[in-house]
RNA sequence: GCAUAACGCCUCUAGGGUUCCGGCUUCUUCAAGCGUCAGGUCCGAGAGAGGCUCUCCCGCCACGCGACGCGCGGCGGAGCCACGGCGGGAUAAAAGCCCGGGAGAC
Numbered sequence: 001g002c003a004u005a006a007c008g009c010c011u012c013u014a015g016g017g018u019u020c021c022g023g024c025u026u027c028u029u030c031a032a033g034c035g036u037c038a039g040g041u042c043c044g045a046g047a048g049a050g051g052c053u054c055u056c057c058c059g060c061c062a063c064g065c066g067a068c069g070c071g072c073g074g075c076g077g078a079g080c081c082a083c084g085g086c087g088g089g090a091u092a093a094a095a096g097c098c099c100g101g102g103a104g105a106c
Stems, first nucleotide, its partner, number of pairs: 006053001008052005015043002020040002022037001023034004054079004059075003063071003081101001083104001087099003
């Protein structure tokens, strides 16, 4: 320096803010304000959890075909490691979301 591993989806959680609901305050009403309001809706992890899928095989079984190889199905096994800014972006707004397994560090 290069190549090789799924950096998949769903549900949930850590976490997040304030569009809606609720709550609180002001107010004759309309309405306005407050997330330094425990909540519901909502967003939500590469390095969190569970499930499903996917890939691979010196593996086993079965089926197919002009055939000792290939394809398909079932079962079994394997799929490593992971410290991480500033800043910016989306949404109503923010975040462990996205930029990003980035920059950088070891």
Model confidence (mean pLDDT): 80 of 100. This is a predicted structure of a 106-nucleotide RNA (Guanidine-I riboswitch aptamer) from a Pseudomonadota bacterium. The source organism's lineage runs through Bacteria, Pseudomonadati and Pseudomonadota.